[in-house]
RNA sequence: GGAGUGGCUCGGGUGAUCGCGGCAGGCUGAUGUCUGUCGAGGAAAGUCCGGGCUGCAUAGAGCAGGAUGCCGGAUAACGUCCGGCGGGAGUGAUCCCGGGAUAGUGCCACAGAAAACAGACCGCCACGCUGCAACUGCCGUGUGGUCAGGGUGAAACGGUGCGGUAAGAGCGCACCGCCCGGGCUGGUAACAGCGCGGGGCAGGGUAAACCCCAUCCGCAGCAAGGCCAAAUAGGGAAGCGCCAAACGUGGCUCGCGUUGGCUUCCGGGUAGGCUGCUCGAGCCUGUCAGCAAUGGCAGGCCCAGAUGAAUGAUCACCACGUUGAUGCAACGUACAGAACCCGGCUUACAGAGCCACUCCGCAU
RNA sequence: GGCAGGGUGGCUCAGUGGUACGGCGGAGGACUGCAAAUCCUUUUUUCGCGAGUUCGAUUCUCGCCCCUGCCU
Repeated sequence: GGAGUGGCUCGGGUGAUCGCGGCAGGCUGAUGUCUGUCGAGGAAAGUCCGGGCUGCAUAGAGCAGGAUGCCGGAUAACGUCCGGCGGGAGUGAUCCCGGGAUAGUGCCACAGAAAACAGACCGCCACGCUGCAACUGCCGUGUGGUCAGGGUGAAACGGUGCGGUAAGAGCGCACCGCCCGGGCUGGUAACAGCGCGGGGCAGGGUAAACCCCAUCCGCAGCAAGGCCAAAUAGGGAAGCGCCAAACGUGGCUCGCGUUGGCUUCCGGGUAGGCUGCUCGAGCCUGUCAGCAAUGGCAGGCCCAGAUGAAUGAUCACCACGUUGAUGCAACGUACAGAACCCGGCUUACAGAGCCACUCCGCAU
Repeated sequence: GGCAGGGUGGCUCAGUGGUACGGCGGAGGACUGCAAAUCCUUUUUUCGCGAGUUCGAUUCUCGCCCCUGCCU
């Protein structure tokens, strides 16, 4: 200098004027008005996970259903994060994946001889028959042997070599690989290493197919829930019934609680305000423990709470970008905007800056 | 704000791992004096988009986009 990997921060600034929402205080009989102060994000988004909170029983049991899935840790919890282990990709920094396929069932199109208790199309070999021929032969055909060779496929039932054989084959042997069993060492563990014994090799793939194993999960959601006010009704008709019935209860059963009548149809009324609401697993700085995620301690700080829903506009200077132009002018400043709160994930994002690391080239 | 369902030719719809079935429509032909109806032939499908699992994805998993419905 070039190419790349992982991570972090910011994402227009300052001032003036006008305007909008919340809160506090003052003034006003009141609508209001004045002053002060605060006023979007890293994703406020998607609503994909998890938790708080609220109601149903202080959320209980079983079945069904759902989610997760190497090991250890973090955490309120998680499908998140951190650190390891194993496999794969990359020269590398680094990235991606992760229970069980000898518990059982299912599926594997097309092609191919055969696709899971394997299989004989060509080829190779043996034998029989027919013909040619006259000889260790050839052509055709049949029976059998053979998975070493060819060809098909995503996938063809260990690899190399030697022996062996009619030809072949773990058929036998050597080495490599693989499986099973128990042992020692290191590690909390996943796992790794070493050595021993057994086995000619069984057991193809698929669980983001059913399923098995382990762990976790009750249901609903702030339009939850609570309070106040107003209005209406204690209505009419029909049916069931005096019981272990109805409701809460949401897939089912039990259990628990409430009610003492219940169900259906018709008719009527309210659909307004307050609360929940923002001080919280909170933010910043320092320090300690830890490889880290994270946690402890000390000090400091208060940082939106709207409800047709505020958070904006103009001007000046500056910064950056584009275009024209050449010390000037015009235009623009990404993605997007709270709605009970929080931790994550995912997705969108013009551009700017910083840190660590890797590879290549050059120079010293 | 919260919670559900869906997306397959121009339209409507079937398809639950093996290269997408039908109807309407379009085009051409036959029939007719000309049309309609009818008959024959034919055309049109990146299965909303992107990753992943699998030999193979409309189908299974995940993430986006769009549409519809319910709750005050």
Background
This is a predicted complex of two RNAs, RNase P RNA and transfer RNA, with 436 nucleotides together. Its mean pLDDT, the model's own confidence on a scale to 100, is 77. It holds a member of the Rfam family "Bacterial RNase P class A". Rfam classes the family as a ribozyme.